[in-house]
Context: one part of a larger RNA
RNA sequence: UGACGGGGGCCCGCACAAGCGGUGGAGCAUGUGGUUUAAUUCGACACAACGCGAAGAACCUUACCAGCUCUUGACAUAUCUAUCGCGGAUUUUGGAGACAGAAUCCUUCAGUUCGGCUGGAUAGAAUACAGGUGCUGCAUGGCUGUCGUCAGCUCGUGUCGUGAGAUGUUGGGUUAAGUCCCGCAACGAGCGCAACCCCUACCUUUAGUUGCCAGCAGUUCGGCUGGGCACUCUAGAGGGACUGCCGGUGAUAAACCGGAGGAAGGUGGGGAUGACGUCAAGUCCUCAUGGCCCUUAUGGGCUGGGCUACACACGUGCUACAAUGGCGGUGACAAUGGGCUGCUACCUGGCGACAGGAAGCUAAUCCCUAAAAACCGUCUCAGUUCGGAUUGUUCUCUGCAACUCGAGAGCAUGAAGUUGGAAUCGCUAGUAAUCGUGGAUCAGCAUGCCACGGUGAAUACGUUCCCGGGCAUUGUACCA
Numbered sequence: 001u002g003a004c005g006g007g008g009g010c011c012c013g014c015a016c017a018a019g020c021g022g023u024g025g026a027g028c029a030u031g032u033g034g035u036u037u038a039a040u041u042c043g044a045c046a047c048a049a050c051g052c053g054a055a056g057a058a059c060c061u062u063a064c065c066a067g068c069u070c071u072u073g074a075c076a077u078a079u080c081u082a083u084c085g086c087g088g089a090u091u092u093u094g095g096a097g098a099c100a101g102a103a104u105c106c107u108u109c110a111g112u113u114c115g116g117c118u119g120g121a122u123a124g125a126a127u128a129c130a131g132g133u134g135c136u137g138c139a140u141g142g143c144u145g146u147c148g149u150c151a152g153c154u155c156g157u158g159u160c161g162u163g164a165g166a167u168g169u170u171g172g173g174u175u176a177a178g179u180c181c182c183g184c185a186a187c188g189a190g191c192g193c194a195a196c197c198c199c200u201a202c203c204u205u206u207a208g209u210u211g212c213c214a215g216c217a218g219u220u221c222g223g224c225u226g227g228g229c230a231c232u233c234u235a236g237a238g239g240g241a242c243u244g245c246c247g248g249u250g251a252u253a254a255a256c257c258g259g260a261g262g263a264a265g266g267u268g269g270g271g272a273u274g275a276c277g278u279c280a281a282g283u284c285c286u287c288a289u290g291g292c293c294c295u296u297a298u299g300g301g302c303u304g305g306g307c308u309a310c311a312c313a314c315g316u317g318c319u320a321c322a323a324u325g326g327c328g329g330u331g332a333c334a335a336u337g338g339g340c341u342g343c344u345a346c347c348u349g350g351c352g353a354c355a356g357g358a359a360g361c362u363a364a365u366c367c368c369u370a371a372a373a374a375c376c377g378u379c380u381c382a383g384u385u386c387g388g389a390u391u392g393u394u395c396u397c398u399g400c401a402a403c404u405c406g407a408g409a410g411c412a413u414g415a416a417g418u419u420g421g422a423a424u425c426g427c428u429a430g431u432a433a434u435c436g437u438g439g440a441u442c443a444g445c446a447u448g449c450c451a452c453g454g455u456g457a458a459u460a461c462g463u464u465c466c467c468g469g470g471c472a473u474u475g476u477a478c479c480a
Base pairs, nucleotide, nucleotide: 001480002479003476004475005474007473009471010470011469012468013467015463016462019427020426021425022424023423026319027318028317029316030315031314032313033312034310035309042053043052064305065304066303067302068301069300070299073129077128078127079125080124081123082122083121084120087106088105089104090103091102092101093100094099109119110118111117131294132293134292135291136290140288141287142283143282144281145279147277152191153190154189155188156187157186158167159166160165171182172181173180197271198270199269200268202239203238204237205236206235207234208233211229212228213227216226217225218224242265245259246258247257248256249255321420325379326378327377328376329375330374337368338367339366342361343360346357347356348355349354386417391412392411393410394409395408396407397406433455434454435453436452437451438450439449
């Protein structure tokens, strides 16, 4: 000087407390461990692994296993020889296929010094090489997590100290903040904080189609038409909030408390933004890359299987256990976003998944029904008209193909479960809780993820305690 302390002091954070809802019990989904297996590919392991890489494993993917098969190779740059446009489509034989063979059809090259010379393709040969999701993340780059959006981390010159170092950065106040003020052997500066950026909340202005409709007219009653751009909205440009104003407290400071005006008040709300560093943290399976290893195989192709196994254990979720409810009927109100191999109105058929027709839309134009809510009726506290697992059966869709192993529909079946032990998690406002909607991936497959809006709470006395962190201080038992 750091680090540590079951040392003391000050301060902060959904850290506790005050509340609301969960997890832990049940069934299922999903990930992991374990076990099993020919293989159940690999990675990730306290917080910071476990609905994680994977924004989607039937084949493919795929890296794993069994079998079949190729050896200059599926792919790059070169050399030699032979042949020739290259290429595409269909049929067919053997085979599980890769692959090997046959037939037919379509199409039929450019440059040029005119030498089938050069470029290009196929076959063969030989070799340099290709190839490796093989190992090492403790050889690395790049990217990322984490402490932590915590308020810290440093430097130049000066001064002090023999020196390691100190000072500045400590002190008195204050702040979300090393934020600002005052003081001070310090004076300045840099990376962080804040601001600048985006969205949102109010207003003005410009613009008026695909959007809107106040007044006027028509109307098939639909902004439908004429018309209009007021309003809504859209998207450009501006304004607006700065402790600016008033009062009090304070040291006459910084600032804090209250008030006015205002759409908004003291960082208005949200996002992006992550200092010096820590964990030899994660990733050689995104990519790149040193070294090592394989080279008729640890490389390449294919068929089938596996990644989906199942006594069990754990994590994360979904659905419930019901009356603030279930069921039936009537029937309102959104916002994102997506759409041509697409979204599909409407009609017809079907109980339904869906099928057959068929407008519009390359989109402010067309399509994608919001659901909880509300009203009416019924059920009357039951393992039930709760709950929906499981199983049987008949179907639908995608796709060469749903057996292993997809999703959905109808009928039947109707399990556990009556609010969950010890323990433990999230959340402070348009938040929690609850309700539906959209998107990426994607042929098909969502209870996951990412977004969108609807309804919409309770509580915070406070900082004694638990956890994490910041500052200065103190001890150091042989910790550096």

A computed fold for a 480-nucleotide part of an RNA from an uncultured prokaryote, annotated as small-subunit ribosomal RNA, 3' major domain. The RNAcentral record of the full RNA draws on ENA.